[in-house]
The prediction has a mean pLDDT of 85. Small-subunit ribosomal RNA, 3' major domain from a Candidatus Zixiibacteriota bacterium, 477 nucleotides, folded computationally. NCBI's taxonomy places the organism under Bacteria, Pseudomonadati, Candidatus Zixiibacteriota. The sequence was found in a public genome assembly.

Context: one part of a larger RNA
RNA sequence: UGACGGGGGCCCGCACAAGCGGUGGAGUAUGUGGUUCAAUUCGAGGCAACGCGAAGAACCUUACCUGGGUUUGACAUACACCGGACAGCGUCUGAAAGGACGUCCUCCCUUCGGGGACCGGUGAACAGGUGCUGCAUGGCUGUCGUCAGCUCGUGCCGUGAGGUGUUGGGUUAAGUCCCGCAACGAGCGCAACCCCUACCCUUAGUUGCCAUCAGGUAAUGCUGGGAACUCUAAGGGGACUGCCAGUGAUAAGCUGGAGGAAGGUGGGGAUGAUGUCAAGUCAUCAUGGCCCUUACGCCCAGGGCUACACACGUACUACAAUGGCCGGUACAGAGGGUCGCAAGACCGCGAGGUGGAGCCAAUCCCUAAAACCGGUCUCAGUUCAGAUUGGAGUCUGCAACUCGACUCCAUGAAGGAGGAAUCGCUAGUAAUCGCAUAUCAGCACGAUGCGGUGAAUACGUUCCCGGGCCUUGUACA
Numbered sequence: 001u002g003a004c005g006g007g008g009g010c011c012c013g014c015a016c017a018a019g020c021g022g023u024g025g026a027g028u029a030u031g032u033g034g035u036u037c038a039a040u041u042c043g044a045g046g047c048a049a050c051g052c053g054a055a056g057a058a059c060c061u062u063a064c065c066u067g068g069g070u071u072u073g074a075c076a077u078a079c080a081c082c083g084g085a086c087a088g089c090g091u092c093u094g095a096a097a098g099g100a101c102g103u104c105c106u107c108c109c110u111u112c113g114g115g116g117a118c119c120g121g122u123g124a125a126c127a128g129g130u131g132c133u134g135c136a137u138g139g140c141u142g143u144c145g146u147c148a149g150c151u152c153g154u155g156c157c158g159u160g161a162g163g164u165g166u167u168g169g170g171u172u173a174a175g176u177c178c179c180g181c182a183a184c185g186a187g188c189g190c191a192a193c194c195c196c197u198a199c200c201c202u203u204a205g206u207u208g209c210c211a212u213c214a215g216g217u218a219a220u221g222c223u224g225g226g227a228a229c230u231c232u233a234a235g236g237g238g239a240c241u242g243c244c245a246g247u248g249a250u251a252a253g254c255u256g257g258a259g260g261a262a263g264g265u266g267g268g269g270a271u272g273a274u275g276u277c278a279a280g281u282c283a284u285c286a287u288g289g290c291c292c293u294u295a296c297g298c299c300c301a302g303g304g305c306u307a308c309a310c311a312c313g314u315a316c317u318a319c320a321a322u323g324g325c326c327g328g329u330a331c332a333g334a335g336g337g338u339c340g341c342a343a344g345a346c347c348g349c350g351a352g353g354u355g356g357a358g359c360c361a362a363u364c365c366c367u368a369a370a371a372c373c374g375g376u377c378u379c380a381g382u383u384c385a386g387a388u389u390g391g392a393g394u395c396u397g398c399a400a401c402u403c404g405a406c407u408c409c410a411u412g413a414a415g416g417a418g419g420a421a422u423c424g425c426u427a428g429u430a431a432u433c434g435c436a437u438a439u440c441a442g443c444a445c446g447a448u449g450c451g452g453u454g455a456a457u458a459c460g461u462u463c464c465c466g467g468g469c470c471u472u473g474u475a476c477a
Base pairs, nucleotide, nucleotide: 001477002476003474004473005472007471008470009469010468011467012466013465015461016460019425020424021423022422023421026317027316028315029314030313031312032311033310034308035307042053043052064303065302066301067300068299069298070297073126077125079123080122081121082120083119084118088103089102090101091100092099093098107116108115109114128292129291131290132289133288137286138285139281140280141279142277144275149188150187151186152185153184154183155164156163157162168179169178170177194269195268196267197266199237200236201235202234203233204232205231209226210225213224214223215222240263243257244256245255246254247253319418323377324376325375326374327373328372335366336365337364340359341358345354346353347352384415389410390409391408392407393406394405395404431453432452433451434450435449436448437447
């Protein structure tokens, strides 16, 4: 100087408490361990691995296994020699890859010697490796932590390590600001500048809008028209403790109030200091070293990554009446659409099919559910719950056996609110309800977004966990 303490003081955080909803019990989905296997490819491992890399494993992907092939190679550069344009088509064999044979032809320049481009063969340089080392590395990322810290120059103090500044009194979300002070300044962080959202104005008015006027319909901004309103999208205004009162040290600030759409950082996002964990990644990529080179490279078919006594994590669906079922009926936002989204109509109980208006989209299409109204069920393993299994189908795709999703009929398991323990959340939040998108031929209970309905509680900081500052002890570094 640090680190540590079941030392002390001060302070913070859904850290506890106060509440609401879960997990842990059941079934299923998914990841992991273990086991099994020819292979079940590899990585990730307390928090910070485990719906993680994977925003899509039937083939492909694919890195694994078995078998069949191949050796200048699937790919790059360049050389020597030989042959030929390349490409295309056919036959045989084969699971395919490949192998064998046949056919069709003959590019450009030319001094006719040859040269060039491209292809095939031989040879030799080399290619290739998702092989090893993340403890050789770059880059990227996680975490402490959006915590308030981490440093420097000069000066001063100390033999020195180092200290001071950065400590102290207040204050703040903040090393934020004020005051004091052997310090005076400065940098990286904080904040602000950026984006979205909440209010208003200006400009603009189609594909969006419809108050007034007119026309028209079964009905509809449907039409003429309008530029008000909503909205769209560009610019601007607005919030600064600015005003008032109290309080404070006359300061920084704090408390209350006015006005205001919004009040003291308005709400949300992006933004992550010096460093820590030899944290993660050699399998995104790049790269040192090592290793393989008729194989640890490359091509192909099939299988595997989907196994199953079991254990754990994360989710979904339930156990019902604040509910289930039937009928009626209303209201979003954000996205996507030409190899696409697809309306009305018709067929089918349905998944879906036929057909195709319109739309390269503020124009057309994909689009709510919970809610609300009426009826029924009456507490039961039930008109709850839907696993499992049998049968019949639809769709995508060369192909759904291993191993897809969905539909219909039948079947109708566990489950009676879950032990010890444990998680999330402070407001448009939790809870609950659906919708969209990326990936994608197909496949979503996952992920990322979007809106609808919409709570309860916080006395307080003694305790648990994590963190910040000062101080103290130490036989630790």